[in-house]
Context: one part of a larger RNA
RNA sequence: GACGAACGCUGGCGGCGUGCCUAACACAUGCAAGUCGAACGGAACUAAGGGGGCUUGCCCCUUUAGUUUAGUGGCGGACGGGUGAGUAACGCGUGAGUAACCUGCCUUUCGGAGGGGGACAACAGCUGGAAACGGCUGCUAAUACCGCAUAACGUAUAUUAAUGGCAUCGUUGAUAUACCAAAGAUUUAUCGCCGAAAGAUGGACUCGCGUCUGAUUAGCUAGUUGGCAGGGUAAAGGCCUACCAAGGCAACGAUCAGUAGCCGGACUGAGAGGUUGAACGGCCACAUUGGGACUGAGAUACGGCCCAGACUCCUACGGGAGGCAGCAGUGGGGAAUAUUGGGCAAUGGGCGCAAGCCUGACCCAGCAACGCCGCGUGAAGGAAGAAGGCUUUCGGGUUGUAAACUUCUUUGACCAGGGACGAAAAAAAUGACGGUACCUGGAAAACAAGCCACGGCUAACUACGUGCCAGCAGCCGCGGUAAUACGUAGGUGGCAAGCGUUGUCC
Numbered sequence: 001g002a003c004g005a006a007c008g009c010u011g012g013c014g015g016c017g018u019g020c021c022u023a024a025c026a027c028a029u030g031c032a033a034g035u036c037g038a039a040c041g042g043a044a045c046u047a048a049g050g051g052g053g054c055u056u057g058c059c060c061c062u063u064u065a066g067u068u069u070a071g072u073g074g075c076g077g078a079c080g081g082g083u084g085a086g087u088a089a090c091g092c093g094u095g096a097g098u099a100a101c102c103u104g105c106c107u108u109u110c111g112g113a114g115g116g117g118g119a120c121a122a123c124a125g126c127u128g129g130a131a132a133c134g135g136c137u138g139c140u141a142a143u144a145c146c147g148c149a150u151a152a153c154g155u156a157u158a159u160u161a162a163u164g165g166c167a168u169c170g171u172u173g174a175u176a177u178a179c180c181a182a183a184g185a186u187u188u189a190u191c192g193c194c195g196a197a198a199g200a201u202g203g204a205c206u207c208g209c210g211u212c213u214g215a216u217u218a219g220c221u222a223g224u225u226g227g228c229a230g231g232g233u234a235a236a237g238g239c240c241u242a243c244c245a246a247g248g249c250a251a252c253g254a255u256c257a258g259u260a261g262c263c264g265g266a267c268u269g270a271g272a273g274g275u276u277g278a279a280c281g282g283c284c285a286c287a288u289u290g291g292g293a294c295u296g297a298g299a300u301a302c303g304g305c306c307c308a309g310a311c312u313c314c315u316a317c318g319g320g321a322g323g324c325a326g327c328a329g330u331g332g333g334g335a336a337u338a339u340u341g342g343g344c345a346a347u348g349g350g351c352g353c354a355a356g357c358c359u360g361a362c363c364c365a366g367c368a369a370c371g372c373c374g375c376g377u378g379a380a381g382g383a384a385g386a387a388g389g390c391u392u393u394c395g396g397g398u399u400g401u402a403a404a405c406u407u408c409u410u411u412g413a414c415c416a417g418g419g420a421c422g423a424a425a426a427a428a429a430u431g432a433c434g435g436u437a438c439c440u441g442g443a444a445a446a447c448a449a450g451c452c453a454c455g456g457c458u459a460a461c462u463a464c465g466u467g468c469c470a471g472c473a474g475c476c477g478c479g480g481u482a483a484u485a486c487g488u489a490g491g492u493g494g495c496a497a498g499c500g501u502u503g504u505c506c
Stems, first nucleotide, its partner, number of pairs: 001505003005502005012375006018368002020333001025331003029328003034075003039072002042069012082286003091211008101203002106199007114148001116146002123138006154179011184191002212258003219249003224246004229241003261283004265276004288309005311322004339365001341364003347361001348359004378408004388399004412447001414442005422433001450495005455476003461490005471478002
């Protein structure tokens, strides 16, 4: 000097930030991921029209319009948010490579959407269970599912020509054969669907270099190292399998053990360097512990599924339910860290043609001097140098222009009136914050100063008490009867809404 700090004493205001560093301990409760009726068939309700029964104001049937939506279906739940347990690793950083790759939504371009089929939810009936949740039979729609047709600049194979490269090979052209597609909706403006080629974005893999400590860890390795063939993957590859060979790594530190998320950065320092990785940004890993796959463009998926373990809860004892390292909040641990708040107004995200809905992301407010910055606690005059305190050589000295007193000002706090920007698109409408900031007026010096130190280092001294006691102390050291070093008082010095102490780093 710095801090995500804590502790002691004290505490006026504002702005901007920051706030479980410990138990990746366990969690009550609420919320945190939905949306689309312009994909679909229903159901319920409302209104209007028509018909019927008639108890004359109800019921039934039907048509139209509208609202709501459990279910099927689509897109999104792989983003956003949290945490740092694990990881010494191509995890991260940096620089390359992929003639070994994928990419929903988006942009551009070229083509295409013909004709059929069978189901399953919802629903109805029956039925099991305490519940969670099911079972059987029957009906039905679709942008759900499945054949057929069409078929190229697609894929595969074969033949051939040209050309390029870095081994396998790549690119382009021609021919032949085989294979693969689609879906409609509407308010008639459009929005969708299928195939192909580019782009963009996002990812995947490989490599060079760099990345803590220990040799009181010296040898390690059997899919191990390489080849061949096959499988698998979006893709190269012992990634996996069979066979063959016996290799591969290591004193330039393998292996083992310990510790640790990495970086941009941050702190310090003249720099070199050292330390660190809170907040913000990028990457990685994880989601009660361990394992597994499914769906999907994308996950081996925090608020999805299955299995096993531990734990908690419900139970009719047969069986079930759960996962805050999301936002609040609770218990616990700890020296220690906040509200079970408001709003989608803005920015951004998901869905939707849109209106809009959802959004504890986010924007705000609350709490905390936790930090940084700013402001205030009055200003000028005022000597009888008042009183009081302290001290004294008893003359005085000092507190001290300090106070009183006079004049003045009104920042902040307080009261009253007005009152935003942030709100954009052609207009209108739309503000949680917030009656906030700000402006105007008002009142009265009125409501606002402490903490530490005073032997030397180190700015600042006397009196009394105590008497190696009580105590102080960062180091040297003070204290045993005149202690500037202990305690109190007066005075002084330093900093100031803070001041000291402790801890850590330079």
Small-subunit ribosomal RNA, 5' domain from an uncultured bacterium, 506 nucleotides, folded computationally. The coordinates come from a structure-prediction model, not an experiment, and the mean pLDDT is 83. The full RNA is in RNAcentral, with records from ENA.